[in-house]
Context: one part of a larger RNA
RNA sequence: UGACGGGGGCCCGCACAAGCGGAGGAACAUGUGGUUUAAUUCGAUGAUACGCGAGGAACCUUACCCGGGCUCAAACGUAGCAGGAAUAUGUAUGAAAGUAUAUAGCUAGUAAUAGUCUGCUACGAGGUGCUGCAUGGUUGUCGUCAGCUCGUGCCGUGAGGUGUCGGCUUAAGUGCCAUAACGAGCGCAACCCCCAUUGAUAGUUGCCAUCGAGUGAAGUCGGGCACUCUAUCGAGACUGCCGGCGCAAGCUGCGAGGAAGGCGGGGAUGACGUCAAAUCAGCACGGCCCUUACGUCCGGGGCGACACACGUGUUACAAUGGUGGGUACAGAGGGAAGCUACCUGGCGACAGGAUGCAGAUCUCGAAAACCCAUCCCAGUUCGGACUGGAGUCUGCAACCCGACUCCACGAAGUUGGAUUCGCUAGUAAUCGCGGAUCAGCAUGCCGCGGUGAAUACGUUCCCGGGCCUU
Repeated sequence: UGACGGGGGCCCGCACAAGCGGAGGAACAUGUGGUUUAAUUCGAUGAUACGCGAGGAACCUUACCCGGGCUCAAACGUAGCAGGAAUAUGUAUGAAAGUAUAUAGCUAGUAAUAGUCUGCUACGAGGUGCUGCAUGGUUGUCGUCAGCUCGUGCCGUGAGGUGUCGGCUUAAGUGCCAUAACGAGCGCAACCCCCAUUGAUAGUUGCCAUCGAGUGAAGUCGGGCACUCUAUCGAGACUGCCGGCGCAAGCUGCGAGGAAGGCGGGGAUGACGUCAAAUCAGCACGGCCCUUACGUCCGGGGCGACACACGUGUUACAAUGGUGGGUACAGAGGGAAGCUACCUGGCGACAGGAUGCAGAUCUCGAAAACCCAUCCCAGUUCGGACUGGAGUCUGCAACCCGACUCCACGAAGUUGGAUUCGCUAGUAAUCGCGGAUCAGCAUGCCGCGGUGAAUACGUUCCCGGGCCUU
């Protein structure tokens, strides 16, 4: 000087408390450990690994295993040389890669025949092999915590200190006052984006108050741009005004005005550093290693195994519910090898036609809710695992190993021990919708809107953190 203390003081955070809903019990989905295996490729491991890399493993992917091939050549680049006159369809064999070969066309040649998109040479090779404890870059975390430093001056023999301490205040090293310090930098805040109010401009594909037309109905048509909306530029909030407290900074008021009030709500933004934290398998790169193989091509298998253990989820155990019928209301997005209205067939997944839309125009397209009926507390009209049969779709191909539909089957489960997690408002809870990836495959991820709570006395205690002091 730091770090630490079951030392002290002050302060904060869904840290506790007050509440609401979960996990831990069941079945299934998914990840991990373990075990198994020819292989179950590799990485990630307290918080900060475990629906993580993977935003999508049938083949491919794919790195793993088995088998069959290739060896400056198979996958690739550059240069040179040769050839530039010249590509299609089969057959045999094979699991395929490939190998062999035929026909037609074309080129050369009188013809037989040869060639037909590559070959040769040179230089580069290639490696998802090792080392993240040789590295770059990027990332997690403490933590959006309020800290971390510097110049000059001053103090100290010096390491260092001061400033950055003290009082008040703040979300904040945010300010004010005081002060051997005076200033400054990186952080904080502000500047950026979205939402909430409003003005101007603009009026189609959006809108419909007034006028007219029109229908079974409908902004459907003429018309209009008021309103809604769209999207560009502005306004607006600053403790600005009032009362109280205070030297000030500031605090406070079911004060005013205002759409919004004291950081208005959300996002982006992550200081100096910590963990030799993570990544050599995204990429790059030093060193080491392999070079007829640790490279590369192909077929099949595996990554999907299953006594078990853990994490994260989905569905439930029902009546605030299940089932049947009827009636409404979104936002944000996507769409051409695409989204598809509408019609027909099918119980259905879907199929066959057909139309609009590169889209404020067409389309994907709501569910909880509400109304009526039924069930009457039961392992049930709860629950849907598992299994049998029949199908649909994608795709060269659904056996290993896809999703979906219909019929039948109808398991566990009656609210979950110790313990543990999230959340303070349009939040939790609950309900559906969209997107990326993607031929197909979503209970995951990233977004979107609908309905919409309870509680916070307080800081003694648990956890983490900040400042001062010992």
Model confidence (mean pLDDT): 80 of 100.
Predicted 3D model of a 470-nucleotide part of an RNA (small-subunit ribosomal RNA, 3' major domain) from an uncultured bacterium.